[in-house]
Molecule: Bacterial RNase P class A
Organism: Actinomycetota bacterium
RNA sequence: AGAGUCGCCCGGAUCACCGCGUUGUACUUGUACACCGAGGAAAGUCCGGACUCCACAGAGCAAGGUGGUGGGUAACGCCCACCCGGAGAAAUCCGCGGGAUGAGUGCCACAGAAAAUAGACCGCACAUUAGAAAUAAUGUGUAAGGGUGAAACGGUGGUGUAAGAGACCACCAGCAUUUACGGCAACGUAUAUGGCUAGGUAAACCCCACUUGGAGCAAGACCAGACAGAUAGCGUUUGAGAACUGCUCGUUCGAGCUAUCGGGUAGGUCGCUUGAUUACGUAAGCAAUUACGUAACUAGAUGGAUGGUGAUCCCUCGCAAGAGGACAGGAUCCGGCUUAUAGGGCGACUCUUCUU
Numbered sequence: 001a002g003a004g005u006c007g008c009c010c011g012g013a014u015c016a017c018c019g020c021g022u023u024g025u026a027c028u029u030g031u032a033c034a035c036c037g038a039g040g041a042a043a044g045u046c047c048g049g050a051c052u053c054c055a056c057a058g059a060g061c062a063a064g065g066u067g068g069u070g071g072g073u074a075a076c077g078c079c080c081a082c083c084c085g086g087a088g089a090a091a092u093c094c095g096c097g098g099g100a101u102g103a104g105u106g107c108c109a110c111a112g113a114a115a116a117u118a119g120a121c122c123g124c125a126c127a128u129u130a131g132a133a134a135u136a137a138u139g140u141g142u143a144a145g146g147g148u149g150a151a152a153c154g155g156u157g158g159u160g161u162a163a164g165a166g167a168c169c170a171c172c173a174g175c176a177u178u179u180a181c182g183g184c185a186a187c188g189u190a191u192a193u194g195g196c197u198a199g200g201u202a203a204a205c206c207c208c209a210c211u212u213g214g215a216g217c218a219a220g221a222c223c224a225g226a227c228a229g230a231u232a233g234c235g236u237u238u239g240a241g242a243a244c245u246g247c248u249c250g251u252u253c254g255a256g257c258u259a260u261c262g263g264g265u266a267g268g269u270c271g272c273u274u275g276a277u278u279a280c281g282u283a284a285g286c287a288a289u290u291a292c293g294u295a296a297c298u299a300g301a302u303g304g305a306u307g308g309u310g311a312u313c314c315c316u317c318g319c320a321a322g323a324g325g326a327c328a329g330g331a332u333c334c335g336g337c338u339u340a341u342a343g344g345g346c347g348a349c350u351c352u353u354c355u356u
Base pairs, nucleotide, nucleotide: 001352002351003350004349005348006347007346008345009344010343012313013312014311015310016309017308018307020037021036023034024033025032026031027030039327043338044337046336047335048334049333050332051216052215053214054213058249059248060247061246063212064211065210066209067208068082069081070080071079072078083097084095085094086093087092098207099206104205105204106201107200108199121146122145123142124141125140126139127138128137129136130135154172155171156170157169158168159167173197175194176193177192179190180189181188182187220270221269222268223267229261230260231259232258233257234256241253242252243251244250277296278295279294280293281292282291283290284289314325315324316323317322
């Protein structure tokens, strides 16, 4: 200098005037002044929790979720480190990563002879028949070779044979088991033995281990206010209905319940923001993260506030005049994941080439 990999940060700035919403202070009680007023994703609402209500008497059966090992956390399907497999020359990246070989069942399109206790289409070999011969037909043997396919039941070489074949042998790959060593573990390395070889699929059923009560701030609590009933069905110990919120059993409560038509209301207060909080420092740890100390308070609306105009500067485009400033906006609150994002900045690492 070029090519590439990974991580983090910023997301226009300042001032003036007008306007909006909490809170505080004043008083003339609706005005003035002061303070504060969206994000890295506030988004999707996909996971996990806090909080609230119902239940807290249980049992069985279903159904769902997670899935290498260890650690972190309030918890997780998240994060960190490692293992195994795959991609790359490397930095690094990807994996819905338990079990298909000792529970069992199913499926494998098209092509192909055959798709899973295999399979004779071509080929190879032998026998018989026909023929003068070349050869043809039939039968039998054969998975070495060809061809099909995502996948064809180990690979190479030899022995052997009519031709062949783990039929046998050597080496290699792979599987299962034994022992030793290393590691908390997943697992790795080495050694020995075995039968000679075992296809894929569990984002199919299923099996194994762990795990899950339901509803959600329109939760829920309180205050104030309005109203008119009618008809039909079922039921009152021969128990309608309700709760245990998938179902059944069982237990408890129990005099009303359901449908249609008609009538009324749709206001206020709390919950509500000080919290697994933020910033900095020190310590522990490879890291995720944790502990301690100091400082700070940073939206709380519900007709849903956070806006408009002007000036100067910054950046981009343009010769100039001028135009533009990404994605996007809280709605109980946190931790994650995913998705959107103009432009800019910082750091770490890998490879190649050149110069000294």